[in-house]
Background:
Predicted 3D model of a 349-nucleotide RNA (Bacterial RNase P class A) from Nitratiruptor sp. It matches the Rfam family "Bacterial RNase P class A". Rfam's curators write: Ribonuclease P (RNase P) is a ubiquitous endoribonuclease, found in archaea, bacteria and eukarya as well as chloroplasts and mitochondria. By type it is a ribozyme. Model confidence (mean pLDDT): 77 of 100. The model forms 94% of the base pairs in the Rfam consensus.
RNA sequence: CUGGCGCGACGGAUAGCUGCUUGGGGUUACCCAAGAGGAAAGUCCGAGCUGCAAUGAGGCAGGGUUCCACCUAACCGGUGGCCGGCGAAGCCCGAAAGGGAUAAGCCGAGGGAAAGUGCAACAGAGAGGAGACCGCCGAUGGCCUUCGGGCACAGGCAAGGGUGAAAGGGUGGGGUAAGAGCCCACCGCCUCCCUGGCAACAGGGAGGGCAGUGUAAACCCAACCCGCAGCAAGCUGGACCAGGUUGAAGCCUCAUAGUUGGAGUCCAGCGCUUGAGCCCUAUGGUGACAUAGGUGCCUAGAUAAAUAGCUAUCCCCGACAGAACUCGGCUUACAGUCGCGCCACUCCC
Numbered sequence: 001c002u003g004g005c006g007c008g009a010c011g012g013a014u015a016g017c018u019g020c021u022u023g024g025g026g027u028u029a030c031c032c033a034a035g036a037g038g039a040a041a042g043u044c045c046g047a048g049c050u051g052c053a054a055u056g057a058g059g060c061a062g063g064g065u066u067c068c069a070c071c072u073a074a075c076c077g078g079u080g081g082c083c084g085g086c087g088a089a090g091c092c093c094g095a096a097a098g099g100g101a102u103a104a105g106c107c108g109a110g111g112g113a114a115a116g117u118g119c120a121a122c123a124g125a126g127a128g129g130a131g132a133c134c135g136c137c138g139a140u141g142g143c144c145u146u147c148g149g150g151c152a153c154a155g156g157c158a159a160g161g162g163u164g165a166a167a168g169g170g171u172g173g174g175g176u177a178a179g180a181g182c183c184c185a186c187c188g189c190c191u192c193c194c195u196g197g198c199a200a201c202a203g204g205g206a207g208g209g210c211a212g213u214g215u216a217a218a219c220c221c222a223a224c225c226c227g228c229a230g231c232a233a234g235c236u237g238g239a240c241c242a243g244g245u246u247g248a249a250g251c252c253u254c255a256u257a258g259u260u261g262g263a264g265u266c267c268a269g270c271g272c273u274u275g276a277g278c279c280c281u282a283u284g285g286u287g288a289c290a291u292a293g294g295u296g297c298c299u300a301g302a303u304a305a306a307u308a309g310c311u312a313u314c315c316c317c318g319a320c321a322g323a324a325c326u327c328g329g330c331u332u333a334c335a336g337u338c339g340c341g342c343c344a345c346u347c348c349c
Base pairs, nucleotide, nucleotide: 002344003343004342005341006340007339008338009337010336012314013313014312015311016310017309018308020035021034022033023032024031025030037320041331042330044329045328046327047326048325049230050229051228052227054256056254057253058252059251060250062226063225064224065223066222067081068080069079070078071077082110083108084107085106086105091100092099093098111221112220116219117218118215119214120213133161134160135157136156137155140154141153142151143150144149169187170186171185172184173183174182188210189208190207191206192205193204194203195202196201234270235269236268237267238266239265240264277297278296279294280293281292282291283290284289315318
């Protein structure tokens, strides 16, 4: 330079005027400060918080997770690894068409099918201890014979064709009448052992002729985890009403303890925003992350709901999109701009 990938950041700018929400100050005229996002979204996971019976223990039902190790408050999250698949103008084979192995990287609902049950449509002869439709053979036995052989009758065969998503290891050789793990070599598979690794797993050796088809995103089995509902949760205060119950969670059991305690409507306050927070530095770790330090930073809190409108100038003419208790993730949407890193190849030093 070319090609292929992976991340991160920003998300029109400036000025003026008029408004709105919150906080602060006021001499009650006003003044000052702050005011949407990386996803505020989908509401898919996990927590905090609140109530449900003081939420303790055990179980049932139900639900969830699923290669291994680690990180995290936790997770259907993340990091690193293992296994399988994909992956290039480069590499290998090839005259070419094309094929093969890989790099960075990407993807994987990736436990168990020798516990049991179910299912495998259509096609096909046969769908799991299978199967002669086409086919091959007919050595042996049978029949015929001009004694060369013929017939394809008894029967033998899983090689080849055909059906199918899938046909009961593969390739090559021997063998045979034709065939067949029938026998042998290599590859694959199973069992046992050894070595390395925390492990998933990898490598090697010995034995076995090969069984045990697929499907668990079917029931099921195993291990581990989970009580239910949600800020319209709920708490406090005030007012009203005058009827009639309320309190008790998905269910059960046990333990101690407690209770005559109500419900509804409206208004006000609280919950409400400073928090498992952000940034920087150092150390440890491959990394997710952790620990320590730092006159370091403060970043909406409304309740029918503010965060806006207009004008001027400039440019590349501006995407997806609007908080409603909070936080950690995941997923989805996104005009354009900038930056960093990895791999392969070429050239130069």